[in-house]
About this RNA:
Predicted 3D model of a 149-nucleotide RNA (glmS glucosamine-6-phosphate activated ribozyme aptamer). Its Rfam family is "glmS glucosamine-6-phosphate activated ribozyme aptamer". Rfam describes the family as follows. This entry contains a glucosamine-6-phosphate activated ribozyme that is found in the mRNA for GlmS. GlmS is an enzyme that uses fructose-6-phosphate and glutamine to generate glucosamine-6-phosphate. It is annotated as a riboswitch. The sequence was found by an Rfam model in a public genome assembly. Its mean pLDDT, the model's own confidence on a scale to 100, is 78.
RNA sequence: CACGCGCCGUCAGCGCCAGACCGCCCCGGCGGUUGACGAGGAAGCGGACGAUCGAAGAUUCGGCGGAUGUCCGCACGGCACACUCCUGUCGGAGAAAGGCUACAAAGCCCCCGGGCGACCGGAGGACAAAAGGUCUUUCACGGAGAAUC
Numbered sequence: 001c002a003c004g005c006g007c008c009g010u011c012a013g014c015g016c017c018a019g020a021c022c023g024c025c026c027c028g029g030c031g032g033u034u035g036a037c038g039a040g041g042a043a044g045c046g047g048a049c050g051a052u053c054g055a056a057g058a059u060u061c062g063g064c065g066g067a068u069g070u071c072c073g074c075a076c077g078g079c080a081c082a083c084u085c086c087u088g089u090c091g092g093a094g095a096a097a098g099g100c101u102a103c104a105a106a107g108c109c110c111c112c113g114g115g116c117g118a119c120c121g122g123a124g125g126a127c128a129a130a131a132g133g134u135c136u137u138u139c140a141c142g143g144a145g146a147a148u149c
Base pairs, nucleotide, nucleotide: 001063004061006033007032008031009030010029011028013024014023015022037054038053039052044074045073046072047071048070049069076091077090078089079088080087083145084144085143086142094139095138096137097136098135099134100133101132108125109124111122112121113120114119
């Protein structure tokens, strides 16, 4: 996002009936409704995958599209070394592990509003994890060349 399923309204249909009301609604037409809750995430190009974290426990089903994610390659600019190349690494800067710590929204409760209805909108109330912050430990903190002395 809305073609499936679900749900609602209406028409048609079916049941009852003298008729209407009412009930059903397997099948059909039309219209509508639900269909992922936030946190975090961007220097460039290409390729592959089809994307980190928790909340909730429902159709958060099934499907489609997008995507700042991960890996690889290339190029740019840094950091490790003052210059060049290489190597490693970052996109504010070496890697790994551990301790402490901060920060949501929805579901839920309650109130208000809209809709015939399914359902929708708003106010108030609580609670995460990862990235992040901070501390500790371990490893690494380079290779070659040139230049200067």